[in-house]
RNA sequence: AUUAAUGAAAAACAUACGCAUCGUAUAAUGUUGGGAAUAAGGCCCAAAAGUUUCUACCAAGCUACCGUAAAUGGCUUGACUACGAGGCAGUGUCAGAUUAAG
Numbered sequence: 001a002u003u004a005a006u007g008a009a010a011a012a013c014a015u016a017c018g019c020a021u022c023g024u025a026u027a028a029u030g031u032u033g034g035g036a037a038u039a040a041g042g043c044c045c046a047a048a049a050g051u052u053u054c055u056a057c058c059a060a061g062c063u064a065c066c067g068u069a070a071a072u073g074g075c076u077u078g079a080c081u082a083c084g085a086g087g088c089a090g091u092g093u094c095a096g097a098u099u100a101a102g
Base pairs, nucleotide, nucleotide: 002101003100004099005098006097012093013092014091015090018088019087021085022084023083024082025081026056029049031047032046033045034044035043041066042065050057058078059077060076061075062074063073064072
């Protein structure tokens, strides 16, 4: 030379992925077209709009209203997605060495 073993903490800095939190977007919203149901019903499909924004545009509960017609309304609770922030965890840098064999 090489091989084996041990050790490499904290702080600081950086940070892929992950986790939860917060902020922004959007009000989980309104519009239009076609079809469907009818008080034991009140839905289904499609389109465009809304976001310096990809995606999504629903569910459950309560309640009102419509006297059989073509039209639904209000309230409450519950997400996902995009971007950003700091936090946690993790990783990296710092990091060289020491011992033995030879």

Predicted 3D model of a 102-nucleotide RNA (Purine riboswitch aptamer) from Neobacillus terrae. Rfam family: Purine riboswitch aptamer. For this family Rfam cites "Riboswitches Control Fundamental Biochemical Pathways in Bacillus subtilis and Other Bacteria" (Mandal et al., Cell, 2003). From the family's description: Riboswitches are metabolite binding domains within certain messenger RNAs that serve as precision sensors for their corresponding targets.